[in-house]
RNA sequence: UUUGAUUUUCGGGGUAUGGUGAGUCUUAAUUGACAAUUCCAAACCGGCGGUAUAGCCCGCGACUCUAUCUUAUGGAUAGACUGAUCUGGUGAGACUCCAGAGCCGACGGUAGAGUCCGGAUGAAAGAAAAUCUUU
Repeated sequence: UUUGAUUUUCGGGGUAUGGUGAGUCUUAAUUGACAAUUCCAAACCGGCGGUAUAGCCCGCGACUCUAUCUUAUGGAUAGACUGAUCUGGUGAGACUCCAGAGCCGACGGUAGAGUCCGGAUGAAAGAAAAUCUUU
RNA backbone atom coordinates (compact mmCIF):
# COMPACT_ATOMS: atom_id res chain seq x y z
C1' U A 1 0.00 0.00 0.00
C1' U A 2 -3.95 -3.42 -2.87
C1' U A 3 -7.92 -7.31 -2.59
C1' G A 4 -11.31 -10.39 -0.10
C1' A A 5 -13.61 -12.44 4.38
C1' U A 6 -15.28 -12.33 9.46
C1' U A 7 -16.46 -9.71 13.89
C1' U A 8 -17.48 -5.41 16.88
C1' U A 9 -18.94 -0.35 17.74
C1' C A 10 -21.38 3.92 15.88
C1' G A 11 -25.15 5.53 12.63
C1' G A 12 -31.50 12.20 12.68
C1' G A 13 -32.45 17.23 14.38
C1' G A 14 -36.44 20.66 15.79
C1' U A 15 -42.18 25.00 19.63
C1' A A 16 -40.89 26.25 27.89
C1' U A 17 -43.96 32.06 22.72
C1' G A 18 -48.64 34.94 21.51
C1' G A 19 -53.64 34.72 19.25
C1' U A 20 -58.04 32.09 17.87
C1' G A 21 -61.47 28.35 19.83
C1' A A 22 -63.42 22.79 16.98
C1' G A 23 -64.82 20.69 21.30
C1' U A 24 -65.43 19.24 26.76
C1' C A 25 -67.21 20.41 31.53
C1' U A 26 -70.14 23.89 34.17
C1' U A 27 -74.12 27.80 35.30
C1' A A 28 -80.56 30.12 36.42
C1' A A 29 -77.88 32.63 32.37
C1' U A 30 -73.10 33.31 25.72
C1' U A 31 -72.31 32.31 33.52
C1' G A 32 -67.58 30.47 34.29
C1' A A 33 -63.49 27.19 33.34
C1' C A 34 -60.54 24.09 30.35
C1' A A 35 -59.07 23.32 25.49
C1' A A 36 -54.15 23.00 18.96
C1' U A 37 -46.27 21.95 19.56
C1' U A 38 -51.78 20.36 14.02
C1' C A 39 -55.20 26.55 12.46
C1' C A 40 -53.10 32.14 12.27
C1' A A 41 -48.56 34.82 13.70
C1' A A 42 -43.78 34.06 15.25
C1' A A 43 -39.77 30.43 16.25
C1' C A 44 -36.83 26.23 15.24
C1' C A 45 -34.56 21.71 12.47
C1' G A 46 -31.65 19.47 8.29
C1' G A 47 -29.48 11.32 7.47
C1' C A 48 -25.35 9.27 4.04
C1' G A 49 -21.70 9.37 -0.38
C1' G A 50 -19.72 12.72 -4.41
C1' U A 51 -18.16 17.64 -5.78
C1' A A 52 -14.64 24.28 -3.50
C1' U A 53 -17.56 23.26 2.56
C1' A A 54 -24.70 21.49 -0.19
C1' G A 55 -31.95 20.01 3.30
C1' C A 56 -33.42 22.36 -2.09
C1' C A 57 -26.68 20.00 -8.01
C1' C A 58 -25.80 14.39 -8.88
C1' G A 59 -26.49 9.77 -6.49
C1' C A 60 -28.05 6.64 -2.09
C1' G A 61 -30.99 5.38 2.19
C1' A A 62 -35.61 5.73 4.82
C1' C A 63 -41.25 5.90 4.29
C1' U A 64 -45.39 4.13 1.07
C1' C A 65 -47.29 0.69 -2.82
C1' U A 66 -47.07 -3.79 -6.14
C1' A A 67 -45.35 -8.66 -7.71
C1' U A 68 -42.76 -13.19 -6.76
C1' C A 69 -40.49 -16.55 -3.36
C1' U A 70 -40.34 -18.27 1.61
C1' U A 71 -38.74 -21.25 7.15
C1' A A 72 -45.18 -16.95 6.74
C1' U A 73 -48.93 -11.45 12.03
C1' G A 74 -42.52 -12.06 9.75
C1' G A 75 -38.49 -12.17 6.11
C1' A A 76 -35.91 -12.06 1.16
C1' U A 77 -35.62 -10.41 -3.94
C1' A A 78 -37.27 -7.34 -7.99
C1' G A 79 -39.97 -3.15 -9.54
C1' A A 80 -42.80 1.45 -8.81
C1' C A 81 -42.90 5.97 -6.03
C1' U A 82 -39.19 9.36 -4.24
C1' G A 83 -39.90 17.14 -1.85
C1' A A 84 -37.65 22.02 -2.49
C1' U A 85 -33.20 27.96 -5.19
C1' C A 86 -32.62 32.01 -7.14
C1' U A 87 -29.90 37.01 -7.44
C1' G A 88 -25.28 39.56 -6.49
C1' G A 89 -19.97 39.13 -4.77
C1' U A 90 -15.00 36.60 -4.20
C1' G A 91 -12.16 32.96 -6.73
C1' A A 92 -8.58 29.14 -11.43
C1' G A 93 -12.75 26.58 -9.69
C1' A A 94 -18.67 27.41 -5.57
C1' C A 95 -26.87 26.29 -7.58
C1' U A 96 -21.75 24.21 -1.75
C1' C A 97 -18.31 29.94 0.71
C1' C A 98 -20.01 35.45 1.81
C1' A A 99 -24.45 39.00 1.37
C1' G A 100 -29.70 39.09 0.32
C1' A A 101 -34.37 37.10 -0.67
C1' G A 102 -37.06 32.41 -1.09
C1' C A 103 -38.62 27.23 -0.89
C1' C A 104 -39.25 21.86 0.90
C1' G A 105 -40.27 17.95 4.30
C1' A A 106 -43.49 9.70 4.16
C1' C A 107 -47.31 6.85 6.65
C1' G A 108 -51.00 5.93 10.97
C1' G A 109 -53.25 8.71 15.34
C1' U A 110 -55.38 13.31 16.98
C1' A A 111 -58.60 19.97 16.03
C1' G A 112 -55.87 19.82 9.92
C1' A A 113 -48.61 17.95 12.29
C1' G A 114 -41.22 18.64 9.02
C1' U A 115 -41.10 19.76 15.14
C1' C A 116 -46.29 15.79 19.53
C1' C A 117 -47.57 10.32 20.03
C1' G A 118 -46.85 5.51 17.21
C1' G A 119 -44.60 1.43 13.97
C1' A A 120 -39.13 2.35 16.03
C1' U A 121 -35.07 -0.43 22.37
C1' G A 122 -36.73 -1.39 14.63
C1' A A 123 -34.39 -1.03 9.75
C1' A A 124 -30.72 1.34 6.82
C1' A A 125 -27.43 4.48 3.24
C1' G A 126 -22.93 4.62 5.35
C1' A A 127 -18.63 5.71 9.10
C1' A A 128 -14.75 3.70 12.19
C1' A A 129 -11.87 -0.21 14.40
C1' A A 130 -9.87 -5.18 15.11
C1' U A 131 -8.38 -10.03 13.23
C1' C A 132 -7.24 -13.11 9.15
C1' U A 133 -6.08 -13.18 3.85
C1' U A 134 -3.77 -11.18 -0.44
C1' U A 135 -0.68 -7.54 -3.74